[in-house]
Context: one part of a larger RNA
RNA sequence: GGACGAACGCUGGCGGCGUGCUUAACACAUGCAAGUCGAACGGAGCGUCUUUGAUGGAGGAUUCGUCCAACUGAUAAGAUUGCUUAGUGGCGGACGGGUGAGUAACGCGUGAGGAACCUGCCUUGGAGUGGGGAAUAACAGUUAGAAAUGACUGCUAAUACCGCAUAAUGCAGUUGGGUCGCAUGGCCCUGACUGCCAAAGAUUUAUCGCUCUAAGAUGGCCUCGCGUCUGAUUAGCUAGUUGGUAGGGUAACGGCCUACCAAGGCGACGAUCAGUAGCCGGACUGAGAGGUUGGCCGGCCACAUUGGGACUGAGACACGGCCCAGACUCCUACGGGAGGCAGCAGUGGGGAAUAUUGGGCAAUGGGCGCAAGCCUGACCCAGCAACGCCGCGUGAAGGAAGAAGGCUUUCGGGUUGUAAACUUCUAUCAGCAGGGAAGAAAAUGACGGUACCUGACUAAGAAGCCCCGGCUAACUACGUGCCAGCAGCCGCGGUAAUACGUAGGGGGCAAGCGUUAUCC
Numbered sequence: 001g002g003a004c005g006a007a008c009g010c011u012g013g014c015g016g017c018g019u020g021c022u023u024a025a026c027a028c029a030u031g032c033a034a035g036u037c038g039a040a041c042g043g044a045g046c047g048u049c050u051u052u053g054a055u056g057g058a059g060g061a062u063u064c065g066u067c068c069a070a071c072u073g074a075u076a077a078g079a080u081u082g083c084u085u086a087g088u089g090g091c092g093g094a095c096g097g098g099u100g101a102g103u104a105a106c107g108c109g110u111g112a113g114g115a116a117c118c119u120g121c122c123u124u125g126g127a128g129u130g131g132g133g134a135a136u137a138a139c140a141g142u143u144a145g146a147a148a149u150g151a152c153u154g155c156u157a158a159u160a161c162c163g164c165a166u167a168a169u170g171c172a173g174u175u176g177g178g179u180c181g182c183a184u185g186g187c188c189c190u191g192a193c194u195g196c197c198a199a200a201g202a203u204u205u206a207u208c209g210c211u212c213u214a215a216g217a218u219g220g221c222c223u224c225g226c227g228u229c230u231g232a233u234u235a236g237c238u239a240g241u242u243g244g245u246a247g248g249g250u251a252a253c254g255g256c257c258u259a260c261c262a263a264g265g266c267g268a269c270g271a272u273c274a275g276u277a278g279c280c281g282g283a284c285u286g287a288g289a290g291g292u293u294g295g296c297c298g299g300c301c302a303c304a305u306u307g308g309g310a311c312u313g314a315g316a317c318a319c320g321g322c323c324c325a326g327a328c329u330c331c332u333a334c335g336g337g338a339g340g341c342a343g344c345a346g347u348g349g350g351g352a353a354u355a356u357u358g359g360g361c362a363a364u365g366g367g368c369g370c371a372a373g374c375c376u377g378a379c380c381c382a383g384c385a386a387c388g389c390c391g392c393g394u395g396a397a398g399g400a401a402g403a404a405g406g407c408u409u410u411c412g413g414g415u416u417g418u419a420a421a422c423u424u425c426u427a428u429c430a431g432c433a434g435g436g437a438a439g440a441a442a443a444u445g446a447c448g449g450u451a452c453c454u455g456a457c458u459a460a461g462a463a464g465c466c467c468c469g470g471c472u473a474a475c476u477a478c479g480u481g482c483c484a485g486c487a488g489c490c491g492c493g494g495u496a497a498u499a500c501g502u503a504g505g506g507g508g509c510a511a512g513c514g515u516u517a518u519c520c
Base pairs, nucleotide, nucleotide: 001520002519003518006516007515008514009513010512013392014391015390016389017388018387019385020384021350026348027347028346030345031344032343035091036090037089040088041087043085044084045083046082048079049078050077051076056071059068060067061066098303099302100301107228108227109226110225111224112223113222114221117220118219122216123215124214125213126212127211128210129209130164132162133161139154140153141152142151143150144149170196171195172194173193174192175191176189177188178187179186180185201208202207229275230274231273236266237265238264241263242262243261244260245259246258247257248256278300279299280298281297282293283292284291285290305326306325307324308323309322328339329338330337331336356382358381359380360379364378365376366375367374368373395425396424397423398422405416406415407414408413429461432455433454434453435452439447464509465508466507467506468505469490470489471488475504476503477502478501479500485492486491
């Protein structure tokens, strides 16, 4: 000098764009953050229509006993369509969002390999969608419990569940030929034979689905080469350990697991142990080499109160799923239950220190749905903070009796200083009034009456901070008297201090200026 997720002191006009718990991966009140589909299904409720017609009854008739009666529409039955939906069922809750605790590791980066693998939704081919069955929630009844939540009996539907048929290029076994590969082996002849495996319907008749299979795309999984902090005041480490055989397991290879056999494997080219740490694209600095760093944004990884476990599923060993154990908090009728903000806000606490319990789905994107649409604290916006960067303003021109005042003085003056006053202008920003977007493809705008434009209006509403001994731009007076104090280094201060304090003047930067911490 540069940099910063900064903090502190003094000061503070506006706008744009960014950024904002670096500490306690501490504990969390409250609200919201993942739903959706009635075009899978049976119900329930509300509504509509048709029929029914209790009650009331304007009015009319009357022999005063009563009778007729428009209208009202309880109730019941049926129909179809409209809406809502607890439950069964489907898809999605494995994405998106957060955090960096752990991890020195194939975790990450980079480059290869998988002839050892999986892939819902999507795309492109091929083939099919036949015929049956048994349940179960909802519901009803009984019943246990304070509650959370159940238990029993009975009824019912499906794109829920289970057989059967059909069956190849699929899978398994046997077997023939061709061809290719570094090996295990792969591919082809849609080779041959035997065995096995599927399906679901809905609808507004346009479609949307369902099953099997081949390929693609996307996403994932595994293996390997190289690279990836410090310590030897850590020198030996290792028993599923290293390899083999067989089996199990997995989508798949593999001590991944098990049994048996062998005795190996790693290490001074640093094993093991200990400490520290998420990694990278990048960022800062530097002429570069390098050094430092990994906040925001993007990619990967890991985690979700602590530890363990599996279930479901194409995909999880699953942040707002389940089970067990621990700690903590809450409810309880003491028998038993409920919870998990490292999602967005917000609270307490810690701290030098870090924001609103805001608006909207208008846009982009995501989930579900044929769609209309619903959901979306992702996202888009607004609010707060000079935290950062950038831009603008706080006026411009003229104006010497060089006014007054201040400071200083050798008392002549000098300086503040064209500075002010005064004159003439201008209106950026702010304020006032009027108009008023783009962002949106038909409709739909939170932002927002915002940006922007126009008009009138008044120099009005808008300057501070640090420094002035040398380094280092900028000097005098007074006060103080090794005191009070300053200080980055050298050093100032003990009676003439350009170094302390104040004032005048000056220098620097400027809505900031200094200080501190850290990096180069």

The part of an RNA shown here (small-subunit ribosomal RNA, 5' domain) has 520 nucleotides and comes from an uncultured bacterium.